Predicted 3D model of a 415-nucleotide RNA (Bacterial RNase P class A) from an Anaerolineales bacterium. It was read from a public genome assembly, where an Rfam model found it.

RNA sequence: CAGGUUGGCCGGGUGGUUGCGGUCCUGUGACCAAGUCACAGGGUCGAGGAAAGUCCGCACUCCACAGGGCGCGAUGCCGGAUAACUUCCGGGGCGGAGCAAUCUGCCGGACUGGGCCACAGAAACAUACCGCUCCUCCGGGAGUAAGGGUGAAAUGGUGGUGUAAGAGACCACCGGCGCGGGCAGCAAUGUCCGCGGCCAGGCAACCCCCAUCGGGAGCAAAACCAAGCAGGGAUGAACUCCUCCGGGAGGGGAAGCGGCUCGUUUCCCUCGAAUCCCAGGUAGGUUGCGCCGAGAGCCAUCGAGAGAUGUCUCCCAGAUAGAUAAUCACCACCGGUUCAGGAAGGGAAGACGCCCACGUGGUGUAAACCGGCUCUGAACCGGCACAGAAUGCGGCUUACAGACCGGCCUGGGGA
Numbered sequence: 001c002a003g004g005u006u007g008g009c010c011g012g013g014u015g016g017u018u019g020c021g022g023u024c025c026u027g028u029g030a031c032c033a034a035g036u037c038a039c040a041g042g043g044u045c046g047a048g049g050a051a052a053g054u055c056c057g058c059a060c061u062c063c064a065c066a067g068g069g070c071g072c073g074a075u076g077c078c079g080g081a082u083a084a085c086u087u088c089c090g091g092g093g094c095g096g097a098g099c100a101a102u103c104u105g106c107c108g109g110a111c112u113g114g115g116c117c118a119c120a121g122a123a124a125c126a127u128a129c130c131g132c133u134c135c136u137c138c139g140g141g142a143g144u145a146a147g148g149g150u151g152a153a154a155u156g157g158u159g160g161u162g163u164a165a166g167a168g169a170c171c172a173c174c175g176g177c178g179c180g181g182g183c184a185g186c187a188a189u190g191u192c193c194g195c196g197g198c199c200a201g202g203c204a205a206c207c208c209c210c211a212u213c214g215g216g217a218g219c220a221a222a223a224c225c226a227a228g229c230a231g232g233g234a235u236g237a238a239c240u241c242c243u244c245c246g247g248g249a250g251g252g253g254a255a256g257c258g259g260c261u262c263g264u265u266u267c268c269c270u271c272g273a274a275u276c277c278c279a280g281g282u283a284g285g286u287u288g289c290g291c292c293g294a295g296a297g298c299c300a301u302c303g304a305g306a307g308a309u310g311u312c313u314c315c316c317a318g319a320u321a322g323a324u325a326a327u328c329a330c331c332a333c334c335g336g337u338u339c340a341g342g343a344a345g346g347g348a349a350g351a352c353g354c355c356c357a358c359g360u361g362g363u364g365u366a367a368a369c370c371g372g373c374u375c376u377g378a379a380c381c382g383g384c385a386c387a388g389a390a391u392g393c394g395g396c397u398u399a400c401a402g403a404c405c406g407g408c409c410u411g412g413g414g415a
Stems, first nucleotide, its partner, number of pairs: 001411008010402001012331007020046011048386001052397002055395005060218004067262004072214005077091005092107006108209002113207002115203003129148002131144005156174006175199002177196008222287004231278005239250004251269006295314003299310004333383009345370002352364004
């Protein structure tokens, strides 16, 4: 210097004019006043890193006091962070891509049981197609799984013993697995030693088993105020005992926000709760709603890190048909073109100077001119990403022109 990879931080600025919403102050008017409303003026605040998706988790609210069980759903290596999480951090194991930095997939259990492994192949919880060996009445029979073929996968690999030919049948070493130990680590795991011929696997984002977690709905949740109306029909619950005759107990019926059930609470048991159908009224206002917030920022300490703690500083939208805008100028940034300056290189196997062994030798080394990289400056033209709060927060996912600051890897050059 170039390419790659990874992390952080921004994602336009300034000024003028006009126009919006919240809040505070001042003044005026209406009203008896407080207060409220309207108008005018002034101060101050006013969209995002994703506000998007609505995929997780929670705060908060209500239902019952959110209790138990089943079912259903979610998560699944280890250790941490966090209010919590299916998120994040750090590690372990098995893979994939890349020279590398780095990026990326998966992770409880298959000796609990069931099910599946298409096609091909002789055969996929078992068998013999070709082949090899032996016998033969030449039709075939017996043995075999070392060689070949099919396949994602076919009795683990190499070498030997042995055999009619073979084969973990046996042996040595290796690999896997099981059992028992040592060492390291919080652990997942790693490594080493000993014994054992145990050597048919794979799939659980198939059912299933194990562990952990989970009540449901959601700001159109909910709370309050004002106003207003009109009800009608259907279904509808055995009774028993006691009694001071008021009622009580048991039992029965109904309701209690995904399903079932236990318990429980409330109401009712014909003077009838509740449910369903039809009809009517309301759809206005305030709060929820932003300063006690799992809030933001600088610094310090601890931590590999996610983060934690502490001091100090700050207050940063709150609309409700839904505000936060429009316009002008200058600047910044990006791209292109032109001009000016200007490097390397050429000019130069040299002019010229010097030296010599006098040779197409050695050495020092220009200029005009051509050229025009990186860069600097100027002018002109064009452009300036993704995209808009609606209860809030922590994440994840998706979209995104461009600028700046770092780490690491590879290549080239220089010192």